[in-house]
RNA sequence: GGGCGUGUAGCUCAAUGGUAGAGCAGUGGCCUUUUAAGCCAUUGGUUGCGGGUUCGAUUCCCUCCACGCUCA
Numbered sequence: 001g002g003g004c005g006u007g008u009a010g011c012u013c014a015a016u017g018g019u020a021g022a023g024c025a026g027u028g029g030c031c032u033u034u035u036a037a038g039c040c041a042u043u044g045g046u047u048g049c050g051g052g053u054u055c056g057a058u059u060c061c062c063u064c065c066a067c068g069c070u071c072a
Stems, first nucleotide, its partner, number of pairs: 001071007010024004018055001026042005048064001050062003
């Protein structure tokens, strides 16, 4: 340098064009002599940046950035 893939909550991952969710973690409460475990509630997102298409984009298209695989 060429090709392919990935980028979404603190972490691991969903969401095949119609208001972005789960588990764990965090916070508050219950329980317990205390801790852990368990139960209930709850916070947290400019969906990597920028553009395009569309009434509407996490989703489709393009450039760029980061990472990974591969070819040379």